[in-house]
Record summary:
The RNA shown here (transfer RNA) has 77 nucleotides and comes from Halobacteriales archaeon QS_1_68_20. Lineage of the source: Archaea > Methanobacteriati > Methanobacteriota > Halobacteria > Halobacteriales.
RNA sequence: GGGCCGGUAGCUCAGUCAGGGAGAGCGACGGACUCUUAAUCCGUCGGUCGGGGGUUCAAAUCCCUCCCGGCCCGCCA
Numbered sequence: 001g002g003g004c005c006g007g008u009a010g011c012u013c014a015g016u017c018a019g020g021g022a023g024a025g026c027g028a029c030g031g032a033c034u035c036u037u038a039a040u041c042c043g044u045c046g047g048u049c050g051g052g053g054g055u056u057c058a059a060a061u062c063c064c065u066c067c068c069g070g071c072c073c074g075c076c077a
Stems, first nucleotide, its partner, number of pairs: 001073007010026004020057001027045006050066005
């Protein structure tokens, strides 16, 4: 330098193919239960969907560009 994969809640990830409600588990907080804790159950909280731009009535999803991480190939030595 080239190619591919990934970046979505505090963590691990789904959703991207084929545009239309932003979600799951864990977690945190509150409550129930319990002598207490744990477990279990109920409720609540939690997002610039990596940044910017474009297309569109509408973008996590499509296009361009940049940043970050990983893998492979190449170049120099």
Its mean pLDDT, the model's own confidence on a scale to 100, is 81.